[in-house]
Molecule: Lysine riboswitch aptamer
Organism: pig gut metagenome
RNA sequence: CGUAGAGGUGCGAAACGCAUCAGUAGCCGGGCAACGCUUCAUACGGCGCCGGUGACAGGGCUUUUCGCCGAAAUCCUGCCGUGGGUAUGGCCGCGGCCGGGUUGGUCCUUGGCAGAACAUGUCCCGGACUGUCACUGAGAAUGUGGAGCGCUACG
Repeated sequence: CGUAGAGGUGCGAAACGCAUCAGUAGCCGGGCAACGCUUCAUACGGCGCCGGUGACAGGGCUUUUCGCCGAAAUCCUGCCGUGGGUAUGGCCGCGGCCGGGUUGGUCCUUGGCAGAACAUGUCCCGGACUGUCACUGAGAAUGUGGAGCGCUACG
């Protein structure tokens, strides 16, 4: 330098189905003086109440299939696209790409953020378990420490 591997509730993607979202949004008919709402401001439009009808997406769960072991996750700058009733300004969200930073992996708690949610995700601190290498050691017994830009095997 190249090839092949290992860590386990291992990582991720897709599809079918199910529950929730929700009797909500929207639509149809009736009603509306005033007032209030519609992310912030202005303008317009619409909404609130009654009756009827009635979802989607994101997120979640099972199974199956596929790709894999910086798998993947997350943060930041820049660029592109897109959404929040319409337009302008502003603000925020979602997706993708280049570059850079952090994290070996899994789980648990407080707290923060997101979310319809007590589901779930994610981030910081902390804790437990576990793999790997170094040191310690009679001893993969124990202990300490490091990080995947690592470790093991072969060429």